Predicted 3D model of a 135-nucleotide RNA (c-di-AMP riboswitch aptamer (ydaO/yuaA leader)) from a soil metagenome. RNAcentral holds the sequence, with entries from MGnify.
[in-house]
């Protein structure tokens, strides 16, 4: 420089750094902008669930070997589906990756109004090819 992801950008006060300023850190507060969640009506006239609990974020579903023993667990091929190959976006080819974790607390279909919440973390040699079109 650039990747994953919603996770960005702005305005105000405060205080600290500086001799001031200006800039920057940090603390509160506010707004845009992005993301998600909850909620009528019709709909779904049936389905699904009621400890076989249910449900949300998120690509992270789903089949199956082996080995352990604790039931929940270690680990290996696949897999729905995801990402990335750096001037931009879009096709194809082809190479490399993920396929995971948390949250809510008996409870939530759809969903105008209308309500609430998030704005983090984590990575970085990764410089392939063809074809259009832009810059």
């Nucleotide at each position: 420089a650039g990747c994953c992801g919603a996770a960005u950008c702005c305005c105000c006060g405060g205080c600290c750094g500086u001799c001031a300023g200006g800039c920057g850190a940090c603390c509160g507060g506010g707004g845009a902008a992005c993301g998600g969640g909850g909620g009528a009506a019709c709909c779904a006239g049936g389905u699904a669930g009621u400890u076989c609990g249910g449900g949300g974020c998120g690509a992270g579903u789903c089949g199956u070997a082996g080995c352990g023993a604790u039931u929940u667990g270690c680990c290996g091929c696949g897999u729905a589906g995801c990402g990335c190959c750096g001037c931009u976006c879009u096709u194809c080819u082809g190479g490399c990756g993920c396929g995971a974790g948390c949250c809510c607390g008996a409870c939530a279909g759809c969903u105008a109004a209308c309500c609430c919440c998030g704005u983090a973390g984590g990575c970085g040699c990764u410089u392939a090819g063809a074809g259009a079109a832009g810059a």